[in-house]
RNA sequence: GUAGAGGUUGCGUAUUUUAUCAGUAGGUCCCGGGAUGGUUCAGGAACAGAAGAACGGGAGAGAAAGGAAACUACGCCGAAGGUGAUGCCGGUUCCUGUCCGGUGUUGUCUGGGGAUAUGGUUAAGAGCCAUAUAACUGUCACUGAAUCAGUGGAGCGCUAC
Numbered sequence: 001g002u003a004g005a006g007g008u009u010g011c012g013u014a015u016u017u018u019a020u021c022a023g024u025a026g027g028u029c030c031c032g033g034g035a036u037g038g039u040u041c042a043g044g045a046a047c048a049g050a051a052g053a054a055c056g057g058g059a060g061a062g063a064a065a066g067g068a069a070a071c072u073a074c075g076c077c078g079a080a081g082g083u084g085a086u087g088c089c090g091g092u093u094c095c096u097g098u099c100c101g102g103u104g105u106u107g108u109c110u111g112g113g114g115a116u117a118u119g120g121u122u123a124a125g126a127g128c129c130a131u132a133u134a135a136c137u138g139u140c141a142c143u144g145a146a147u148c149a150g151u152g153g154a155g156c157g158c159u160a161c
Base pairs, nucleotide, nucleotide: 001161002160003159004158007077010076011075012074013073014072016070017069018068028059029058030057031056032055036048037047041097042096043095044094045093080110081109082108083107084106085105086104087103088102089101090100091099111137112136115133116132117131118130119129120128121127139153140152141151142150143149144148
């Protein structure tokens, strides 16, 4: 440098369908209420408000995104994921900061899939993420009574050429 292996659904992406989100949000009308509302939060502005704000209740209609499952297709085996820093984009009618999401670069951690517990995220008993525990599994090293067992390490690894 090339080609490969790990498999309780190996990893990731995309379209479609389905359920959920949810009889929720927002809006309309009515009743109460009686002065504020205005982005996740803070400060400020536009704007709205006694021709009735916030808030509470009722009526009739009534979503969507994210996340999930399945099929199919594609790319792959640091596949990928977390976290810190930083650049850009977005959220909201606008500004500043903060917060959240996406994405590029970079440092660092994790071999892999599952189970259980705890915590975070989420509408969620789903899923995702982190940590821990005890097993399973692949790989290499060492040891032994040697196609098995034990101990240990990590993917910048391992095998073949």
Record summary
Lysine riboswitch aptamer from a mouse gut metagenome, 161 nucleotides, folded computationally.